[in-house]
């Protein structure tokens, strides 16, 4: 001291969450010791049992019990007497029992705390002082006796004592009263006297020392009472009181008061929170935290309150009493049913609750209390001990050496390495601890008792001796020997620590983000590792990080927040000067602030923890004494804040009146005539009963064109014809007056857009609601035709708006630059000043950023108001204004982890600009309709293998499925195996043939027995061993390679450096230009790279060189003819190399790129035509069936090997082709012209046969040499628009070829047969030129062939583009955005369903307070007292008062109720489709 987590990314705002330290703590795994410490938090439930308060015989009668003496009996066990002794039950007296101890129910209070007062009190036992301490006298327990009861307990009768009780007597410094004197005080009054009157005292016991008793007075020590100040929440609790407030008087108390009466008055509290309601013991501490401050209240201490529950009071110094009493209640027990008996919130301990909290322990040995002279008794106080890792400290579980870096296990690229890892085995060592054994404290010093000693007889002082629960305990020693001692969490990020393997959105994790759908460092296991460690995580709870309630130290335009505006009472704050106080402030002293904590020093348990002594502290508070700056109060001034007067200006400022054209609309008349209106298009509608237009006249309500403006006025809402009257208000200007009169403002008062509401008017137009027509799937919209509430005017409410500058009012300060408004000034329309306003742009600053910037959101200063995650919700409930609509105030439950602001990049858009592309337009030709061929979908089958599937699948993979391929179906067959390749052993054959089985693989027999040799062997072939298989099985979503497509689109980036916090921009943007990010040019950018071009290929011209198998012009020869031959290099052609094209020349525009031209010159002219080339990247795009490879999976099979079947099926749908539908034609004859291929298991010339396919001979050719060969075109005949001499499907016969083999299931020939089709609905495809369109040849796979395909050749050879408005895809630039998975995006809202809490509700059930009123114990006062008592007095009776209980009626709270009403929430429900883009009608209020 931060960290995670909103988003592709950023920066801010905010919230959640986490790392830290704490506890009376639980819990879940673990566990060796030992010290100190702490242990019902929850039901102030309910208690068995035992103990927790007695004690004194030196106050007393006396002797039940024990023990001793004595005297008796005695069977020698005893067992009677006898108060004589020691003691002593029960009793009567004395003093304790009001302390200790326990709990936290009540109590928001003078209860606590802190400081004070009592001139308004008391205080046993304790000291000190002074005085007494003398007499009588009735009782009563008890103890006998009788009696009632179960029992508790009582009742009677006799006798009896005391330090019980009761009276006389003395008597004050005590009480009172009368009278007087002096004193102090702020008052009531106090204090010191004097004098007189009147009332009241005592107990006795002795050892004779004394202890005790009584008044008084002081004193200490305990208490009571009064005040000031601090001390929870809720205003959704706003008004509360009648003994209440206060006086006078009297009673009471210790004491002072309404404390209680009686009588006067009518007060008293409260916004600085009274009353109620709800919670709560308070301090001193304790925990955190830098501090300030927020939580806390266990243990100790202090105070206070309880003692089953209420209520009384008695005793007594003290109690309204914890282990005491009466009464009522509830509960438990005992009971002969008549009646009694209890109160663990004292120690244990039991039950019950709960997550949770302990022994029915030992002493009184210390320390303290009671009582007592003492001895000593009593004491669950306390001392100790047990149990509990609950907490804190401390200690150990070895220490060193030891590498083949052993084995085992885990990993991995696996004949090897790595890790566990010096660890361990093993050597040497120490011995805390444990455990044996043995010695043994400290706490003890008193009291008494025994001796001595001073004073002089009981006090002091010495000495010596008596006492230890814990405990044989702490502590030493000595033995022994590494021996007796390690877990617990966690390994994605925050957060330290990473690999397999299992599981496969499943089982599970999780503080938050978030892991899991088959290669998980997030489950679940092991292995390594990290962190603590006799402990370790986990859960709760507090603080902290949280400056996320901000006094220290938060904000408020967009993020959650400025009140719609003003005036203003209280409150807060306030200008200059003198001067006087001295409340606030400062200082000083004094006193308090309990111990203990805390903190610092020293000291003591072997350290620590713990604890003792000492200090400082305890930040507080109350006195005093002082200072006088500043705040405040009093005076007394001042003029600059503020205001008045004077004097001018100004303006849609407000009210009230009156007037005024213009358009609407109506109504009258008139002119005219079929439509007129409205839309995207129409229709409702209106109009021959005469509209719409057009003209006159009237009438009527509302509003008030131009001027008119980022003008103006008003506090805000708001305010616009003109005038007039009233009211109000800013500005100047001068400086005459008053003297701080002033700012801000909770409650509170008044204004307050539209809509709306109420009572009377008005009513042209517009126009919710509503009706109709359109639209649309629907259209309760939007468009359109109408059309009432309203709009308008008086009156009265209502109070809210995106009442906005989303910026609260004043007041000061703090660069410029320009515009305009109304004053001053000025001769003046320039020009500069100036005061007030109203805008722009800017520096500094400020700000998350956009931004603001003297009209601040800059820098200060006062004062209101106002915020603290999103959603529930501006919702319920309450309250409080309204007729009412509703409005102000205003929340929980529960949920989410985000929500939000400003930017930056992208995609998007039924936003914009710019520009391309056969995109569209213009035109050819096609498809879609029909046969057929051919793939796909479906269906079907044993099996119809698989894969491709918008565009970027569908004549695709397949450039060729009859076996094979073949992967798929049945069936038959092998398992080291169908092939290969190492080693090693046989073995010479193995194959081939013949025979047999078989469908065939295969199986069984027969027949045969290799070459070479340097004779060692090798090669070869086989069969067998071993050891390497195999998979077209699965995952293209693990991959590699490849490929496709945006797109041959013109983009993608980087380096430095500038900008901005920052994502990121800049470069790449503008103006030009281009096919192009191609190039100019201008620029905080200057340069780079991949992409374009360019370089590569082919073609278009030409030249060079070279000439066979091409070529033939010239020469020469043959032939029936041919370049056939000599020949030739001249052309044509071949193949090699060069050259040519670069806007290079010209005009013309341009600054320049560069563009245009029927330019020139050229074969070609502006990339000359094609080709190959395809950035960065998108499609989890495609392929594991081409190969390759991770994982995964099968192994007598998911592998092989064979025959046969399928891949070739067929109601149907879809793609791409063929051939057509015909005279641009068919058909017959006839004649020409190619390019580029092929080819020896072939291509054939030619010759015969066959109508043909073809077939039998036969020759050339390993190819520029030989061979395959066009066809549309042309010429000339025929058909004559017919389902035809179009058109060929389909079927029949009958052959021909390939091949083992043409059943399924080939081509192809003749001969016959002649389907559908007459140009093809929405819609859709190619194509810009040697293309389209047509015509035809080769080729590759290939035994053939389903070839119409695919891949190339060449041969004829058009048409038409006006253009960029539309579809479609692209590029750049701008723009909006709630999208980034990126518009195939988001996203509302109703319903249907399932959960959860919540409001409402006819009610129904508790609960605390209060109020009337009934009754009314116990008990205190009063009052009476005929009966007791000598007497005081009592008993009884009677009143007031009261707990508790009855009864009413109300208010308040909590539970819960059919039903109802929204609301969250929950991978794939309907319905539409409201926002986000112009969201398709901007959008919100």
């Nucleotide at each position: 001291a931060g960290g995670g987590u909103u988003u592709g990314a950023u920066c801010c705002u905010g919230g959640c969450u986490c790392a830290g330290g704490a506890u009376g703590a639980a819990c879940g795994c673990u566990a060796g010791c030992g010290g100190c410490a702490g242990g019902c938090u929850u039901a102030a439930u309910a208690c068995a049992u035992g103990c927790a308060a007695g004690u004194c015989g030196a106050g007393g009668g006396g002797u039940a019990a024990c023990a001793g003496g004595c005297c008796g009996c005695u069977u020698c066990g005893g067992u009677g007497g006898u108060g004589c002794u020691g003691a002593c039950g029960a009793c009567c007296g004395g003093c304790g029992c009001a302390c200790g101890g326990g709990u936290g129910c009540g109590u928001a209070a003078c209860g606590c705390g802190u400081a004070u007062g009592c001139a308004a009190c008391u205080u046993a036992c304790c000291u000190c002082u002074a005085a007494c301490u003398g007499g009588g006298g009735a009782a009563u327990a008890g103890c006998c006796c009788c009696g009632a009861g179960a029992a508790a307990u009582c009742g009677g009768g006799a006798u009896u004592a005391a330090u019980a009780c009761c009276u006389c007597a003395u008597a004050a410094u005590a009480u009172u009263c009368a009278u007087u004197g002096a004193u102090c005080a702020c008052a009531u009054g106090u204090u010191c006297g004097a004098u007189g009157g009147a009332u009241u005292a005592a107990a006795g016991c002795u050892c004779c020392g004394g202890c005790g008793g009584u008044u008084a007075g002081a004193g200490a020590u305990g208490g009571g009472c009064a005040u000031g100040c601090g001390u929870g929440g809720c205003a959704u609790u706003a008004g509360c009181u009648u003994g209440u407030u206060g006086g006078u008087g009297a009673g009471g108390u210790a004491a002072c008061g309404g404390c209680u009466c009686a009588c006067c008055a009518a007060g008293g509290c409260a916004a600085c929170g009274a009353u109620g309601c709800c919670u709560a013991g308070g301090g001193g501490u304790u925990c955190u935290g830098a501090g300030a401050g927020g939580a806390u209240a266990u243990c100790c201490c202090c105070c206070c309150a309880c003692a089953c529950u209420g209520g009384u009071a008695c005793u007594g110094a003290g109690a309204c009493a914890c282990g005491g009493a009466c009464c009522a209640g509830a509960c438990u027990c005992c009971u002969a049913c008549g009646g009694g008996a209890g109160g663990c919130a004292g120690c244990a301990g039991u039950a019950a609750g709960g997550a949770a909290u302990a022994u029915u322990g030992g002493g009184c040995a210390a320390u303290g209390g009671a009582c007592g002279c003492a001895a000593g008794u009593c004491u669950g106080a306390c001392c100790c001990a047990g149990c509990c890792a609950u907490g804190c400290c401390g200690c150990g579980u070895g220490c060193a050496g030891g590498a083949u870096g052993a084995a085992u296990g885990c990993c991995c690229u696996a004949c090897g390495g790595g890790u566990u890892g010096u660890a361990a085995a093993c050597u040497g060592c120490u011995u805390u601890u444990a455990u044996a054994u043995g010695c043994c404290a400290a706490g003890a010093a008193a009291c008494c008792u025994u001796c001595c000693g001073a004073c002089g007889u009981g006090u002091c002082g010495g000495a010596a001796g008596c006492u230890g629960a814990c405990g044989g305990u702490a502590g030493c020693a000595u033995a022994c020997g590494a021996a007796u001692a390690a877990g617990c969490a966690c390994c994605g990020g925050c957060u330290a620590a990473c690999u397999c393997c299992g599981u496969g959105c499943c089982a599970g994790c999780a503080g938050c983000c978030g892991c899991g759908g088959u290669a998980a460092u997030a489950c679940g296991g092991a292995g390594g590792g990290u962190g603590c460690a006799a402990g370790c995580g986990u859960u709760a709870u507090c603080c902290g990080g949280a400056u996320u309630u901000a006094u220290u130290g938060g904000g408020u335009u967009u993020a959650a927040a400025g009140g719609g505006u003003g005036c203003g009472c209280a409150g807060g704050c306030g200008g200059a000067a003198u001067g006087a106080u001295a409340a606030g402030u400062c200082a000083g002293u004094g006193g308090u602030g309990a111990a203990a904590u805390c903190c610092u020093a020293c000291a003591g348990c072997u350290c620590a923890a713990c604890u003792g002594u000492a200090g400082a502290a305890c930040u507080g508070c109350c006195a005093u004494u002082g200072a006088a700056a500043c705040u405040g109060u009093c005076a007394u001034u001042c003029u600059u804040g503020a205001g008045u007067a004077c004097a001018g200006u100004u303006g849609a400022g407000g009210u009230g009146g009156g007037c005024g054209g213009a358009a609407u609309g109506u109504a009258u008349c008139a002119u005219g005539u079929a439509g007129c209106g409205g839309u995207g298009a129409a229709a409702u509608g209106c109009a021959u009963a005469g509209a719409u237009a057009u003209g006159a006249u009237a009438c009527a309500g509302a509003a008030c064109u131009c001027c008119g403006a980022u003008a103006g006025c008003g506090a805000a809402g708001g305010c616009a014809g003109c005038u007039c009257a009233c009211c109000a208000a800013a500005c100047u200007g001068a400086c005459a007056c008053u003297g701080a009169c002033g700012c801000u403002c909770a409650g509170g008062c008044a204004c307050g857009a539209a809509a709306g509401c109420g009572u009377g008017g008005g009513g042209a137009g517009c126009a919710a609601a509503c009706a109709g027509g359109a639209u649309u799937a629907g259209a309760u919209a939007c468009c359109c035709u109408g059309g009432u509430a309203g709009u308008c005017c008086a009156c009265g409410c209502c109070g809210u708006a995106a009442a906005c500058g989303a910026u609260g009012a004043u007041c000061a300060c703090u660069c410029g630059u320009u515009g305009u408004u109304g004053g001053c000034g000025a001769u003046a329309a320039a020009c500069a000043g100036u005061c007030a306003g109203c805008g722009a742009c800017u520096u500094a600053g400020c700000g998350a950023a956009a931004g603001u910037g003297u009209u601040a959101a800059g820098u200060g200063a006062u004062c209101c108001a106002c915020c603290u995650g999103g959603g529930g919700a501006g919702u319920a409930c309450g309250a409080u204004c309204g007729c009412a609509a509703g409005g102000u105030u205003g929340a929980a439950a529960c949920u989410c982890a985000a929500a939000g602001g400003a930017a930056u990049u992208g995609a998007c858009g039924g936003g914009g600009g710019c520009c391309c592309g056969c995109a569209c337009a213009a035109g050819c030709g096609g498809a879609g309709g029909a046969g057929c061929a051919u793939g796909u979908g479906g269906u079907u089958u044993a099996a119809u293998u698989c894969g491709a599937u918008g565009a970027u699948a569908c004549g695709c993979g397949a450039g060729g499925a009859a076996c094979c391929u073949u992967a798929c179906c049945u069936g038959g067959g092998c398992u080291u195996a169908a092939a290969u390749g190492u080693a090693g052993a046989a073995u010479g054959a193995c194959a081939a043939c013949c025979c047999g089985a078989g469908a065939a693989a295969u199986c069984g027999g027969g027949c045969u027995u290799u070459c070479c040799u340097u004779c060692g062997g090798g090669a070869c072939a086989u069969u067998u061993u071993a050891c390497a298989a195999g998979g077209u099985g699965c995952u293209g979503c693990a991959u590699g390679g490849u490929u496709g497509u945006c797109g041959u689109c013109a983009g993608c980036u980087c380096g430095u450096g500038c900008c901005g916090u920052g994502a990121g921009g800049u470069g790449u943007c503008g103006g030009g230009u281009u096919a192009a990010g191609u190039c100019c040019c201008a620029u905080a950018a200057c340069g780079a790279g991949c992409g374009c071009a360019a370089c590569c290929c082919c073609u278009a011209u030409u030249c060079u060189u070279a000439g066979u198998u091409a070529c033939c012009a010239u020469c020469a020869g043959a032939u029936a003819a041919u370049g056939c031959u000599g020949g030739g290099g001249a052309c044509u052609c071949u193949a090699a190399g060069g050259a040519a094209a670069c806007u290079g020349c010209c005009u013309a525009c341009g600054c320049a790129a560069g563009u245009a031209g029927u330019g020139a010159g050229g074969a070609a002219g502006g990339u000359g035509g094609g080709g190959a080339u395809g950035a960065c990247g998108u499609c989890a795009a495609a392929u594991c069936a081409g190969c390759a490879c991770g994982g995964c999976c099968c192994u007598u099979a998911u592998g092989u090997c064979c025959a046969g079947g399928g891949c070739u099926a067929c109601a149907c749908a879809c793609g791409u082709g063929c051939u057509a539908c015909a005279a641009u034609g068919g058909u017959c004859g006839g004649u020409a012209c190619a390019g580029a291929g092929g080819g020896u298991c072939g291509c054939u010339a030619c010759c015969u046969g066959g109508u043909g396919a073809c077939a039998g001979g036969a020759u050339g050719c390993u190819a520029a040499u030989c061979u395959c060969g066009a066809a549309a075109a042309c010429c000339g005949g025929u058909c004559u628009c017919a389902g035809u001499c179009c058109g060929g499907a389909u079927c029949g016969a009958a052959g021909u070829c390939u091949g083992c083999a043409a059943c399924u299931c080939g081509a192809c020939u003749u001969c016959g047969u002649g389907a559908a089709g007459u140009u093809g609905g929405a819609u859709u495809c190619g194509c810009u030129a040697g293309u389209a369109a047509u015509c035809g040849c080769a080729u590759a796979u290939c035994a053939g062939c389903a070839a119409u395909g695919g891949u190339g050749c060449g041969g004829u050879g058009a048409a038409u583009a006006c253009g960029u408005u539309c579809c479609c895809g692209g590029g750049c630039c701008u723009u909006g955005u709630a999208c980034a998975c990126a518009c195939c995006g988001c996203c509302c809202g109703u319903c249907a369903a399932g959960c959860c809490a919540u409001g409402g509700a006819a009610g129904c059930u508790g609960g605390g307070g209060g109020u009337a009123c009934c009754u009314g114990a116990a008990g205190u006062c009063c009052g009476u007292g005929a009966c007791c008592g000598c007497a005081a007095g009592g008993a009884g009776c009677g009143g007031u008062c009261u707990a508790a209980g009855g009864u009413a009626a109300a208010a308040c709270u909590a539970g819960u109720g059919a039903c109802u009403g929204g609301g969250g929430c929950u991978a794939a429900g309907u319905c539409g489709u409201a926002a986000c883009a112009a969201g398709g009608u901007a959008g919100c209020c």
Small-subunit ribosomal RNA from an uncultured bacterium, 1485 nucleotides, folded computationally. Rfam family: Bacterial small subunit ribosomal RNA. Gene Ontology terms of the family: structural constituent of ribosome and ribosome.